This is a predicted structure of a 71-nucleotide RNA (transfer RNA) from Candidatus Iainarchaeum sp.

[in-house]
RNA sequence: GGGUCUUUAUUUCAACGGUAGAAUUCUGGUCUCCAGAACCAGCGAUUAAGGUUCAAAUCCUUAAAGACCUG
Numbered sequence: 001g002g003g004u005c006u007u008u009a010u011u012u013c014a015a016c017g018g019u020a021g022a023a024u025u026c027u028g029g030u031c032u033c034c035a036g037a038a039c040c041a042g043c044g045a046u047u048a049a050g051g052u053u054c055a056a057a058u059c060c061u062u063a064a065a066g067a068c069c070u071g
C1' cells in the first nucleotide's frame, strides 16, 4: 500500500428498519447486632459527520480508533 472485521451503560454482550435490553459496577432500600450473601428499586449508552426512509443502533458514503490477513 491492498483486503476483511469491530466500535452500544463502568465493563462483558444482545437488539426482523418500528418502545435501545440483560448481566455486572455504582447508589438507595429490605433483611442482619455489624458485615457479607440474598431480594427489591433507581441512575447510566448507540465512535463522528452527512445521505436514504414516515421512521436508522441497523441500509449507503466519508472520517476516526482498534484487530486480523496479505505484499
Stems, first nucleotide, its partner, number of pairs: 001070007011023003018054001026042005047063005

Record summary: Rfam family: tRNA. By type it is a transfer RNA.